[in-house]
RNA sequence: AAAAGGCAAACCCUUCGAAAGAGGGGGACGCAAAACCGUGGGUCUAAAACCGUACAGGUCAUGAUUGCCAGGUUGCCGAA
Repeated sequence: AAAAGGCAAACCCUUCGAAAGAGGGGGACGCAAAACCGUGGGUCUAAAACCGUACAGGUCAUGAUUGCCAGGUUGCCGAA
């Protein structure tokens, strides 16, 4: 550079969840790891708990995000 393929953003329907968000179906914005892992950082949510002139609201992850970054593990083809 190719070849065989792979995954699937937004959005729509549905389910779960307090929410963030996730599962299934449709759908493709893109991705050479957009495969897996929540290990470090970042970001999002705040049920419960606590604070509150107990209303309003505030704090906070034990929740989420691997298609935010890094790291770890694994994988297809090919030049070298």
About this RNA:
This is a predicted structure of an 80-nucleotide RNA (c-di-GMP-I riboswitch aptamer) from a marine eukaryotic metagenome. The RNAcentral record of the sequence draws on MGnify.